Molecule: RNase P RNA; transfer RNA
Organism: Terriglobia bacterium
């Protein structure tokens, strides 16, 4: 310098003006309560007046009812100033795993469904560390159990696609042996030499792959020696096996107050009337009126945000992580606030013009993806322009 | 917000590893005097998109795009 790779931080800043949500605190107006105090009305007791005496009538004191009114406190709503607070790194997709809730649930078991190399980690994971295998010059990337239970499936081509077979070819006089060579496929029965043979094969050997026993290492996942016999092809993101693991919904879960209208039950009046039980009386029933209940609906409150929090420091650990201190509180909105306009400045970039260069000066454009919606751990995707570490390949030069 | 389905030609839609069926529509033709019907032929560019598994993928798996439904409470 060119191409790349992994992790991580960032993802505007400032004025001015209008303006939005939440919560605090003043104030102000509306509404209810509760307690005190004043008037006015009822009532009731007790004294007096009047009177022979009793009812009945006055007045006074005191209790207690109710109505008004005023002042104080305390809820509620509304208004207004003032103070704090007001989206992310993915707030996305809802694909994983949980909390929390409701619903189900004697007890195994099939079915389904999901993960899948081993060993930590954490609440838990289809998550992350570190390891191993393996592919790749490397940085790194891998959904990475089992095809030697077992069913299945490989189109066209090719003899032959899997308890193997034989079109050319080679021996052979044939019969018939053979799987080296040619041919076909995505693949074709271990792979290379040597031997050996009529020709040819693991028929023998020696090396390499692969399969199995033994040791020896590791916690394993493996990995290393050595022996063996002579090789058992792909595909499970085909069916299966085997191993573990999993009842269902979801916050529009789900809990609480709760109109109007319309049904539903109870009680009490009235039983007068009207209608019905084919004419009549009696009785029942319905219509009636008034007062209480229970589910619910529009609607309101809750759930609701302090929680596996979030920042530093100290320790442990190889690492995710994990312990212990200190400090900090950081949107809760539902027709869904967090935003709109100007200006300036940063940042990136095209153009011009000045300089030998470093640069400098004018102009112009970008400035992204996206947006809370119980709430947390992952994952995954989109993202304009940086920046920081760490590595990796090639090329040139010391 | 939260849960489900779904996407093959211009339009309906089968097929679910083995190279995509059938109908309509549209084109061109025979028939006819013209025309409808009817009958023959035909339609490079069609499996939302992009990635994995596989020899091979509409189909399996994964992401992502677009599209549609469905929720409270009683009955």
């Nucleotide at each position: 310098g060119c191409a790349g790779g992994u992790a991580g931080a960032c993802g505007g800043g400032u004025g001015a003006u209008c303006g939005c949500g939440g919560c605090a605190a003043u104030u102000c107006c509306g509404g209810g309560g509760a307690c005190a105090g004043a008037c006015a009305c009822c009532g009731a007791a007790u004294u007096c007046c009047g009177a022979a005496a009793c009812a009945g009538g006055g007045a006074a004191u005191u209790c207690g009812g109710u109505g008004u009114c005023u002042g104080u406190c305390c809820c509620c709503g509304g208004a207004a100033u003032u103070g704090c607070c007001g989206a992310g790194g993915a707030a996305a997709g809802u694909c994983c795993g949980a909390a929390c809730u409701c619903c189900a649930c004697a007890g195994g078991g099939c079915a389904g469904u999901g993960u899948g190399c081993c060993u930590c980690g954490u609440a838990a994971a289809u998550c992350g560390a570190g390891g191993g295998c393996u592919c790749g010059u490397a940085a790194g990337g891998g959904a990475c159990g089992g095809a030697a239970a077992g069913u299945g499936c490989a189109a066209c081509a090719g003899a032959a696609a899997a308890c193997a077979u034989a079109c050319c070819g080679c021996c052979g006089a044939a019969a018939g042996g053979u799987a080296a060579g040619g041919g076909u496929g995505a693949a074709a029965a271990g792979g290379u030499g040597c031997g050996g043979u009529a020709a040819g094969a693991g028929c023998g050997c020696a090396c390499c792959a692969g399969c199995g026993g033994u040791c020896c290492g590791g916690u394993g996942a493996c990995g290393g020696a050595u022996c063996g016999g002579c090789u058992u092809g792909g595909c499970a993101a085909a069916c299966c096996c085997c191993a573990c693991a999993c009842g269902g919904a979801g916050c529009a879960a789900g809990g609480c107050c709760a109109a109007a209208u319309a049904g539903g039950g109870a009680a009490a009046c009235a039983u007068u009337g009207c209608g019905g039980c084919g004419a009549c009386c009696c009785g029942c029933c319905g219509c009636g009126u008034u007062u209480c209940c229970g589910g619910g609906u529009a609607g309101g409150c809750u759930g609701c945000u302090u929680g596996a929090g979030c920042u530093c420091c100290u320790g442990g650990g190889a690492a995710a992580c994990c312990a212990g201190g200190a400090g900090c509180c950081u949107a809760g909105a539902c027709g869904a606030a967090u935003g709109a306009u100007c200006g300036c400045c940063g940042c990136c970039u095209g153009a011009g013009c000045c300089g030998c260069a470093a640069g400098g000066c004018u102009u112009g454009g970008g400035u992204a993806c996206a947006g809370a919606a119980u709430u947390c751990g992952g994952c995954u995707u989109a993202c304009a322009g940086u920046c920081u570490a760490c590595c990796u390949g090639c090329c040139a030069a010391a | 917000g939260g849960c489900g389905c779904g996407g093959u030609a211009c339009c309906c839609a089968a097929g679910u590893g083995g190279u995509a069926a059938g109908g309509g529509a549209g084109a061109g033709g025979u028939c006819u005097g013209c025309a409808a019907a009817a009958c023959c032929u035909u339609u490079a560019c069609g499996c939302g998109u992009c990635g994995g598994u596989u020899c091979g993928a509409u189909u399996c798996c994964g992401a992502c795009c677009c599209g549609c439904g469905c929720c409270u409470c009683c009955a």